Overview: This is a predicted structure of a 533-nucleotide part of an RNA (large-subunit ribosomal RNA, domain I) from a Bacteroidales bacterium. The source organism's lineage runs through Bacteria, Pseudomonadati, Bacteroidota, Bacteroidia and Bacteroidales. The coordinates come from a structure-prediction model, not an experiment, and the mean pLDDT is 83.
[in-house]
Context: one part of a larger RNA
RNA sequence: AGCGGAUGGAGGAUGCCUAGGCUUUUGGAGGCGAGGAAGGACGUGGAAAGCUGCGAAAAGCCCCGGGGAACCGCAAACAGGUAUAGAUCCGGGGAUGUCCGAAUGGGGAAACCCAGCAACUUGAAGAGUUGCUACCUUUAGGGGAGCCAACGCAGGGAACUGAAACAUCUUAGUACCUGCAGGAAAAGAAAGAAACGAUCGAUUUCCCGAGUAGUGGCGAGCGAAACGGAAAGAGCCCAAACCGAUAUUGUUACGGCAACGUCGGGGUUGUAGGACUGCGAGAAGCAAACAUCAUCGAACCGGAAUUGUCUGGAAAGUCAAUCCGCAGAGGGUGACAGGCCCGUACGGGUAAGAGCGAUGGGCGCUAGCAGAAUCCUGAGUAGGGCGGGACACGAGGAAUCCUGUCUGAAUUCGCGGGGACCAUCCCGCAAGGCUAAAUACUCCCAAAAGACCGAUAGAGGACCAGUACCGUGAGGGAAAGGUGAAAAGCACCGCGAACAGCGGAGUGAAACAGUACCUGAAACCGUUCGCUU
Numbered sequence: 001a002g003c004g005g006a007u008g009g010a011g012g013a014u015g016c017c018u019a020g021g022c023u024u025u026u027g028g029a030g031g032c033g034a035g036g037a038a039g040g041a042c043g044u045g046g047a048a049a050g051c052u053g054c055g056a057a058a059a060g061c062c063c064c065g066g067g068g069a070a071c072c073g074c075a076a077a078c079a080g081g082u083a084u085a086g087a088u089c090c091g092g093g094g095a096u097g098u099c100c101g102a103a104u105g106g107g108g109a110a111a112c113c114c115a116g117c118a119a120c121u122u123g124a125a126g127a128g129u130u131g132c133u134a135c136c137u138u139u140a141g142g143g144g145a146g147c148c149a150a151c152g153c154a155g156g157g158a159a160c161u162g163a164a165a166c167a168u169c170u171u172a173g174u175a176c177c178u179g180c181a182g183g184a185a186a187a188g189a190a191a192g193a194a195a196c197g198a199u200c201g202a203u204u205u206c207c208c209g210a211g212u213a214g215u216g217g218c219g220a221g222c223g224a225a226a227c228g229g230a231a232a233g234a235g236c237c238c239a240a241a242c243c244g245a246u247a248u249u250g251u252u253a254c255g256g257c258a259a260c261g262u263c264g265g266g267g268u269u270g271u272a273g274g275a276c277u278g279c280g281a282g283a284a285g286c287a288a289a290c291a292u293c294a295u296c297g298a299a300c301c302g303g304a305a306u307u308g309u310c311u312g313g314a315a316a317g318u319c320a321a322u323c324c325g326c327a328g329a330g331g332g333u334g335a336c337a338g339g340c341c342c343g344u345a346c347g348g349g350u351a352a353g354a355g356c357g358a359u360g361g362g363c364g365c366u367a368g369c370a371g372a373a374u375c376c377u378g379a380g381u382a383g384g385g386c387g388g389g390a391c392a393c394g395a396g397g398a399a400u401c402c403u404g405u406c407u408g409a410a411u412u413c414g415c416g417g418g419g420a421c422c423a424u425c426c427c428g429c430a431a432g433g434c435u436a437a438a439u440a441c442u443c444c445c446a447a448a449a450g451a452c453c454g455a456u457a458g459a460g461g462a463c464c465a466g467u468a469c470c471g472u473g474a475g476g477g478a479a480a481g482g483u484g485a486a487a488a489g490c491a492c493c494g495c496g497a498a499c500a501g502c503g504g505a506g507u508g509a510a511a512c513a514g515u516a517c518c519u520g521a522a523a524c525c526g527u528u529c530g531c532u533u
Stems, first nucleotide, its partner, number of pairs: 001532009015518001016482002020453002022450007029442002031147002039100003042055003046078001050074002061094006070082003105114003115133007135144003151182001152180005162169001166217001192200002204231004214222002235434003238378001242265005248259004270412001272377004276371004284366003290360004295354002300348003306321003310317001322339002324328001330342003383407008393419001414429005469476002489517001492504004
């Protein structure tokens, strides 16, 4: 020196564990904010650095409800207090709530600086206290502003990429920017869908139709709809004609008339309807506010049933008996507990609040017959040209929808559509508006679950993490869990310079469980023994 045996150091793999995550389901909630939010700064404790709570009334104040013996947070100890005259704690409501922040008296390099007015304090003041003083909008009350995870609608709108290059095309109306809203949004009561001689009857979503019909440098690709089956189900209101009231203006023969505006009645559709004229009835139904009730709804309350033996540090294990069960879900307890603890099934409980259901209520709303002369039924609209865009549809034979520009009808004997266009036929009635449910989503709350993870995993974050640290900045972004059943966390003695470390002693089942603490692999480094060289 090598190999091997034994035994250590070092290291932190592995096993076991879970305080944290991940993913769903069901229900709730779907907003907060000038009554000052979200988010912060600074304070606040007997002593107090951090976290948490709170706000100069500062780990808290008041009231109501619950609860019933301890309490003064994490967090031990000291000091000092509170509580059966009910504390701490839990739920609900209120009070206080510095400064910044939409931030709003003005300014500003956020948490700072400087004002005006009024009242009060004061003998007075360049002092102090309190309140008010931004902008937009609104007839008076009042409203707005800012924040917020996804979902929604709208206005804008890429490129990488694919086409094995690339330009039309694709990626994609995606990402992203902006505006606005709601608990959903949007859409929505046919100028529809269809069909060849039939019909359906608002919208939305799902299944199917179907990767079909189509579209497409007919490349890459893109890609319907009807029918049928389901979920849900709900229909309405204006404008106008006409009638009435009225402001203003014009005119007048002073009786009025006309124009225009406002308000009320009326009226709302395609089998055309309405006005208008005449006749006639007032039935039946719908239904807002509001009230009461059922019901839901916080903390919380009740809630069955066990003993002995053995092993052991410890019994929930073993053995022997026994009991409850509308409860044998789960968790904890010194090993594995239906009967020890918390719970569980089941039952109870009410405040704030909800209350879509029921009852009352009743603002308000709705309908008939006949007539046919006149009047009304959404105009710079429909349609057209040019240029674009949307439709699965790339200009195509290109209907349909939107419109930048130029034009521009008809008026119920009317008008639109049925994929160029024409005829016939059929369907519908545009140019005003509202509309629940079925659908989408989850920052958040409650409950439940998992052939999900188990500390290099699972969230970046199980731990004081969006921290430390890096970056001018936008931004990037860690590592780090485990003594023991219980601190019983080693009194005391010794060695030592020692508050290091170690040896005894003691605790403990165990100390090779000693806080550098469960297990403790490998690399790597020793000690000792054997063999070989």